[in-house]
RNA sequence: GCGCCCGUAGCUCAGCUGGAUAGAGUGCCAGAUUCCGGUUCUGGAGGUCGCAGGUUCGACUCCUGCCGGGCGUA
Numbered sequence: 001g002c003g004c005c006c007g008u009a010g011c012u013c014a015g016c017u018g019g020a021u022a023g024a025g026u027g028c029c030a031g032a033u034u035c036c037g038g039u040u041c042u043g044g045a046g047g048u049c050g051c052a053g054g055u056u057c058g059a060c061u062c063c064u065g066c067c068g069g070g071c072g073u074a
Stems, first nucleotide, its partner, number of pairs: 001073007010026004019057001028044005050066005
């Protein structure tokens, strides 16, 4: 250089064939429980879905170009 895969919450990831409020676990905060802490239970906060364009009535999802990471190849 070329080819393929990945990028979604602090972290690990799901999101099926484009469809209406973007989720789970863990972590964080508060409360309950406890003499205190841990465990457990309940509630809550936290996201420009890597960036920019395009297609569409509608995009995390499709297309293009970039950026970052990984693998393969000479």
About this RNA
Transfer RNA from a Rhodothermales bacterium, 74 nucleotides, folded computationally. Rfam family: tRNA. It is annotated as a transfer RNA. Rfam links the family to the GO term triplet codon-amino acid adaptor activity. The prediction has a mean pLDDT of 81. Lineage of the source: Bacteria > Pseudomonadati > Rhodothermota > Rhodothermia > Rhodothermales.